[in-house]
RNAcentral holds the sequence, with entries from Rfam.
A computed fold for a 139-nucleotide RNA from Sutterella megalosphaeroides, annotated as FMN riboswitch aptamer (RFN element).
Its mean pLDDT, the model's own confidence on a scale to 100, is 80.
The organism belongs to Sutterella, within Bacteria.
The model forms 100% of the base pairs in the Rfam consensus.
Rfam family: FMN riboswitch aptamer (RFN element). From the family's description: The RFN element is a highly conserved domain that is found frequently in the 5'-untranslated regions of prokaryotic mRNAs that encode for flavin mononucleotide (FMN) biosynthesis and transport proteins.
RNA sequence: GUUCUUGCUCAGGGAUGGGUGAAAUUCCCUAUCGGCGGUAAAGUCCGCGAGCGCCGGGCCGUGCAUAAAAACGGGACCGCGCGCAGAUCCGGUGCGACUCCGGAACCGACGGUGACAGUCCGGAAGGAAGAGCAGGGAG
Numbered sequence: 001g002u003u004c005u006u007g008c009u010c011a012g013g014g015a016u017g018g019g020u021g022a023a024a025u026u027c028c029c030u031a032u033c034g035g036c037g038g039u040a041a042a043g044u045c046c047g048c049g050a051g052c053g054c055c056g057g058g059c060c061g062u063g064c065a066u067a068a069a070a071a072c073g074g075g076a077c078c079g080c081g082c083g084c085a086g087a088u089c090c091g092g093u094g095c096g097a098c099u100c101c102g103g104a105a106c107c108g109a110c111g112g113u114g115a116c117a118g119u120c121c122g123g124a125a126g127g128a129a130g131a132g133c134a135g136g137g138a139g
Base pairs, nucleotide, nucleotide: 002138003137004136005135006134007133008132009131010130017029018028019027031119032118033108034107035048036047037046038045043106044105051084052083053082054081055079056078057077059074060073061072062071088104089103090102091101092100110122111121112120
């Protein structure tokens, strides 16, 4: 160094100023932000994650004289199971770039709200792609 395994740590940013209005950080103008792995350095390429639905499993409850089973019910359980859910072009450099440089665009879960939210509040002191540290096993 490779591989398996155990424990631990870490792991998301952003509404400035103005307009209309009874009411908007939600509309309009302006401002502003960019998770993780791969690859020529990427919000827009290829994948992954958070969310929602379905399916399967497990757990709990009801069921029962008792125990169990069928059946029914449940949600911050588990699943590299299935599905749904965004956005980029032009020029330049170069062996190579939708990634760099220049320019011009575009996109953003769910629930809430005195008015429609990437930026406010909430689930969330949660979960997680993954990053790292330490220990153990194997060839």